[in-house]
RNA sequence: UUUUUGGAGAGUUUGAUCCUGGCUCAGGGUGAACGCUGGCGGCGUGCCUAAGACAUGCAAGUCGUGCGGGGUGGUUCGCCACCCAGCGGCGGACGGGUGAGUAACGCGUGGGUGACCUGCCCGGAAGUGGGGGACAACCCGGGGAAACCCGGGCUAAUCCCCCAUGUGGUCCCGGCCCAUGGGCCGUGACUAAAGGCCAAAAGCCGCUUCCGGAUGGGCCCGCGUCCCAUCAGCUAGUUGGUGGGGUAACGGCCCACCAAGGCAACGACGGGUAGCCGGUCUGAGAGGAUGGCCGGCCACAGGGGCACUGAGACACGGGCCCCACUCCUACGGGAGGCAGCAGUUAGGAAUCUUCCGCAAUGGGCGAAAGCCUGACGGAGCGACGCCGCUUGCGGGACGAAGCCCCUCGGGGUGUAAACCGCUGAACCUGGGACGAAAACCCCCACAAGGGGACUGACGGUACCAGGGUAAUAGCGCCGGCCAACUCCGUGCCAGCAGCCGCGGUAAUACGGAGGGCGCAAGCGUUACCCGGAUUCACUGGGCGUAAAGGGCGUGUAGGCGGCCCGGGGCGUCCGGCGUUAAAGCCCACGGCUCAACCGUGGAACCGCGCCGGAUACGCCCGGGCUAGACGGCGGGAGAGGGUGGUGGAAUUCCCGGAGUAGCGGUGAAAUGCGCAGAUACCGGGAGGAACGCCAAUGGCGAAGGCAGCCACCUGGCCCGCCCGUGACGCUGAGGCGCGAAAGCGUGGGGAGCAAACCGGAUUAGAUACCCGGGUAGUCCACGCCCUAAACGUUGCGCGCUAGGUCUCUGGGUCCUCUGGGGGCCGAAGCUAACGCGUUAAGCGCGCCGCCUGGGGAGUACGGCCGCAAGGCUGAAACUCAAAGGAAUUGACGGGGACCCGCACAAGCGGUGGAGCAUGUGGUUUAAUUCGAAGCAACGCGAAGAACCUUACCAGGCCUUGACAUGCUGGGGAACCCGGGUGAAAACUCGGGGUGCCCGCAAGGGAGCCCCAGCACAGGUGCUGCAUGGCCGUCGUCAGCUCGUGUCGUGAGAUGUUGGGUUAAGUCCCGCAACGAGCGCAACCCCCGCCCUUAGUUGCCAGCGGGCAAGCCGGGCACUCUAAGGGGACUGCCGGCGAAAGCCGGAGGAAGGCGGGGACGACGUCUGGUCAUCAUGGCCCUUACGGCCUGGGCGACACACGUGCUACAAUGCCCGCCACAAAGCGACGCAACCCGGCAACGGGAAGCCAAUCGCAAAAAAGCGGGCCCAGUUCGGAUUGGGGUCUGCAACCCGACCCCAUGAAGCCGGAAUCGCUAGUAAUCGCGGAUCAGCCACGCCGCGGUGAAUACGUUCCCGGGUCUUGUACACACCGCCCGUCACGCCAUGGGAGCGGGCUCUACCCGAAGUCGCCCACCCCUACAGGGAGGCGCCCAGGGUAGGGCUCGUGACUGGGGCGAAGUCGUAACAAGGUAGCUGUACCGGAAGGUGCGGCUGGAUCACCUCCUUU
Repeated sequence: UUUUUGGAGAGUUUGAUCCUGGCUCAGGGUGAACGCUGGCGGCGUGCCUAAGACAUGCAAGUCGUGCGGGGUGGUUCGCCACCCAGCGGCGGACGGGUGAGUAACGCGUGGGUGACCUGCCCGGAAGUGGGGGACAACCCGGGGAAACCCGGGCUAAUCCCCCAUGUGGUCCCGGCCCAUGGGCCGUGACUAAAGGCCAAAAGCCGCUUCCGGAUGGGCCCGCGUCCCAUCAGCUAGUUGGUGGGGUAACGGCCCACCAAGGCAACGACGGGUAGCCGGUCUGAGAGGAUGGCCGGCCACAGGGGCACUGAGACACGGGCCCCACUCCUACGGGAGGCAGCAGUUAGGAAUCUUCCGCAAUGGGCGAAAGCCUGACGGAGCGACGCCGCUUGCGGGACGAAGCCCCUCGGGGUGUAAACCGCUGAACCUGGGACGAAAACCCCCACAAGGGGACUGACGGUACCAGGGUAAUAGCGCCGGCCAACUCCGUGCCAGCAGCCGCGGUAAUACGGAGGGCGCAAGCGUUACCCGGAUUCACUGGGCGUAAAGGGCGUGUAGGCGGCCCGGGGCGUCCGGCGUUAAAGCCCACGGCUCAACCGUGGAACCGCGCCGGAUACGCCCGGGCUAGACGGCGGGAGAGGGUGGUGGAAUUCCCGGAGUAGCGGUGAAAUGCGCAGAUACCGGGAGGAACGCCAAUGGCGAAGGCAGCCACCUGGCCCGCCCGUGACGCUGAGGCGCGAAAGCGUGGGGAGCAAACCGGAUUAGAUACCCGGGUAGUCCACGCCCUAAACGUUGCGCGCUAGGUCUCUGGGUCCUCUGGGGGCCGAAGCUAACGCGUUAAGCGCGCCGCCUGGGGAGUACGGCCGCAAGGCUGAAACUCAAAGGAAUUGACGGGGACCCGCACAAGCGGUGGAGCAUGUGGUUUAAUUCGAAGCAACGCGAAGAACCUUACCAGGCCUUGACAUGCUGGGGAACCCGGGUGAAAACUCGGGGUGCCCGCAAGGGAGCCCCAGCACAGGUGCUGCAUGGCCGUCGUCAGCUCGUGUCGUGAGAUGUUGGGUUAAGUCCCGCAACGAGCGCAACCCCCGCCCUUAGUUGCCAGCGGGCAAGCCGGGCACUCUAAGGGGACUGCCGGCGAAAGCCGGAGGAAGGCGGGGACGACGUCUGGUCAUCAUGGCCCUUACGGCCUGGGCGACACACGUGCUACAAUGCCCGCCACAAAGCGACGCAACCCGGCAACGGGAAGCCAAUCGCAAAAAAGCGGGCCCAGUUCGGAUUGGGGUCUGCAACCCGACCCCAUGAAGCCGGAAUCGCUAGUAAUCGCGGAUCAGCCACGCCGCGGUGAAUACGUUCCCGGGUCUUGUACACACCGCCCGUCACGCCAUGGGAGCGGGCUCUACCCGAAGUCGCCCACCCCUACAGGGAGGCGCCCAGGGUAGGGCUCGUGACUGGGGCGAAGUCGUAACAAGGUAGCUGUACCGGAAGGUGCGGCUGGAUCACCUCCUUU
């Protein structure tokens, strides 16, 4: 540079992320089947199951030119023609079928055969003389039901035999060449034959021997050829030899004898499965899967054995025998073998015509004509596959109808249809093949060549011509993957589903419909294969934490292996030759109109063999070297190992002393010990176990592990010297050894500790945690066991790749260096991340071990080991769509740090007890309408339920409706009044009345009303998870985010963390961040001070009048009113601080956000409300709508919330007497007067209100009474009498008066509010409202405290951090027993079947061997028949092995919306967890011993990073 070729992923674990990892999908394929559908043709293809069983027909015959004979016809009788059984020849070993068996030289590939055969065919050489014999047919006789058989007699041949000849051939012997039996030569012996046809000449067809060829085979060998090692050892003809038999031929193929071998981890033997290949499917390829059709090979022919004949067979349509089965039978005996073609039956999801023809091709026989041929050529059936074709083409509406959707406007189906034009599948008519030219005949010579004739199943088919009709469409899908969306129905139902998952009232996921998407005579489904799956990884994976490093060493086989030289040339590389059949694949061209299909040619066939060449690398042989490895000499450190000895401290026990009332133990206790004298103290003694300080972050060892001191024995390691050997090396399947703790055996020992066990506590329980006891055991000796979180969860060895720092131990020129070991931090690099980083988890090499989704399960079975416990090896069914790793953000923790809040504490007053009020639950009821449900429902919606309200119930009624809009028809104006029934609503009757516009009138019209009808109204019916709006809550909490940048694969982080500070993410400083937004604060309102403006309230402030009252004149200064403004900013001073700011002070009415309000970030609670309103959808429409009367919402054995009033003397009662604020008033507030004890009534001025009124404020103050009593406290309840509102106070109003006077004497567990003008306490007003169940609510002012040390604790919250198995987020998650259902499975007395082995017995057919008197043949050598024997199919007896099924009962396991018991684990999971082992316990589990960190937290030590 050219050409060719070529590899796509997705869904699913999470809140999200990255990784690991499995499952699933999209693709292609099929001998298919099933569902729905189905027009035509071509080419293919079609029992994958029962190698089950088969009726019927056909599938192998032919030759008269080999032979004798029989029959029919003809005859010129000589014979001719045709047909036929038999003898004889050739063929039935091919063709056709099937895949059972076979894991094998069976197949594939390449070779060998000096160890072989080969009929017919071809080439060559030689020969074909003489003689003899038998048996069928046939004839006669006989037996039998039949099949068939027997005896006697005759006869031919290309039947059989003998003799001759010997080209040749074979054998013995001898010789030569040679590669075992190959070739050549010599002597000897043995060894052949058939005739037929003809015009009898030629010739043709045969026959015999030999050589060669061709073709086809036999045998042998190298290499390749499935799974299981839970098959590890197998083998007696076994391995070899000698001799023999046998074969075409080698061979232990067979036999006798001899020897004792042979095979196997490179997988023998055994078991399972399977015909193999060319090829086919898939795949980028490597590979994987497969072997149907076609082709090659093999094997088989009902199951099994056997031989005969033959060139060839152990023979599919031949034979014999055994067995099973079927059929016939006269019961004596016979017949049969579709895995040939068709067909039947059975089995099965499933696989065809009892077709035509020998016309072609091929085969057998024949000299030929020809005959035979279910091989084959064709047709038939089946969308089974591939390919081609049709169901039309053009025009045709702003677009019919129907159907669907709709926001009612419209949109879709849709140019689709109709309709118009055109063409003309089907069909009709006529014609009509190619495939077929040979053989044969004629010329010729039966050659070549030339000429002639016959022959078509398919089929009157293809095809051609003419005519000719608009003429089948289905199936799947439409949640994501994955292309295609709406409506209705359904309501976790019915159903869907490949995976994820849909369905519980608005489902693009179910079912239907409309529409759409995809394919189309098909479309889907199921099954199976490859792919995707680099998910067994050769190409092309991994093992610290995801699954995965063997517990450690030693070492066998094996694998791998330093430098130099020489030789060989096995691997390796190059070239050539042979082979790699055909078909297929690929390419080109060609033939059917195309294609499928087919033809011709080419390419390719990666392999194997042979020849030649190369020698770098690997290998082999030889020689050399010293860098690997080992050794020598000198030195060094060490809890390395073993044995013996020895020491002190402490615990316990015993003795003695002394001493008294307790000790001990815990969260607190108790059990226990102690007056029989304990504990505490002293002295003495006994015994066992372990070794304080040193000591470490240390050392040693292969690991487990190793610790007082001394001695002895002993392994390894390191350094120095650079002396020796000369690759002696590395790794290491098996093997062997070692191997903590627990545990086992025997014997000792036993102080302390301590499973089990016993007590005491704790607790709902407590088989635990805590306490008191306590036995195995812990210790020693010997022998077992062999496991572990045996961990650095990191195999061993070697090399290479920055450093820094600490430490142990050597050497050196000794603060700088150089070895070996132990840590930390880090370059590059690696990693999913965490992290690793010369002690690699980096870069490489070598070898070993191991992994392949989770559960089931380290289980079962089997095997091996063990005394046992148990260990090692180690599955499957079934089941799940995950199980996991690391990291992220949250949330949470009976984790940590810091900080807030009336959170606790401190304090004051309450609630919980009483009575009553009110709300709620519950219950009741015809109804007690509905909603609200922890905080954040419960004096809440209700700021006004007697009717109304009202939504509920009962009853009585109404339907175009109480209400809106419109239309049609009829009547009437409207409107007003009255009667009847009735509880009312309602129903019904009657009267009055006549307006406006047009019109002369009749009449018509508008508005309004009534009646009838239509469209609609109406619904407090459902859904607040379909919604809008509004609200509650966390929470006035200090937060929530974004842009850009940076870091990280990513989720995400950074910013927002940190140091300070604040009420505050407030501000300051720092910082890979820099900015910004929503929040905070401020801006707004009220209050506090001042000022300005303005004055029908206010003032003797100052003047005047007035008894008095701002009452009047007068005045706005003050108070006040209501509008505006000022004022506060850490501004000033001091202290601290880097700053922000904090503390203190001054001034000020006020300080460090002055007090209060309004204001509520991103969001959470699927919070609340469909009954305020609005609203989607659904539902009811003589009622789920509407009206009315009455009832209910007011029920009451109870329970709770919120309140009121109290229980009294800081009180109650009476009298007197002050001082507010904010509001309200014409349907009203009402002064004042009168009546009444009073509620209230009767009059009545004033006020639409800074003017009048409600109105008195109350507590307080002054005075008096009460005297601690259930009272002069308290007022419930009840009786009586009244007042007022209202249509109406029975259910069910408030108020007043008289009487009655209940509970209650300060409230259990528990619990609420409040930090200052607050709590407490006192009264006033208002909304709603006729009245009022208001003690509620919302406001107003009066009087007016106490306390806060502090942040340990409770609750809520903020920030940082940590752990996590949580993420509907701790109200989380989750474990085990038990109970129930379903499923698969282990054990199991056994029972049944299959395969197989051993021993023995019987033993058919048959080959072979031996014998052979009698019988037959005999050319006397022999043969037949017969007898015996070996072997043997098979059968039997006995005992094993393997395997399958089944089994009372039994073991665990898995799965299964809401079962029981507990709480083991996850946060320090409330006793850290896990672990091996041992014991114990309903269960999770607990405890002992040893181990691990994959343990939180705090402190300390060490190291490191930074300075």
A computed fold for a 1507-nucleotide RNA from Thermus oshimai JL-2, annotated as small-subunit ribosomal RNA. The organism belongs to Thermus oshimai, within Bacteria.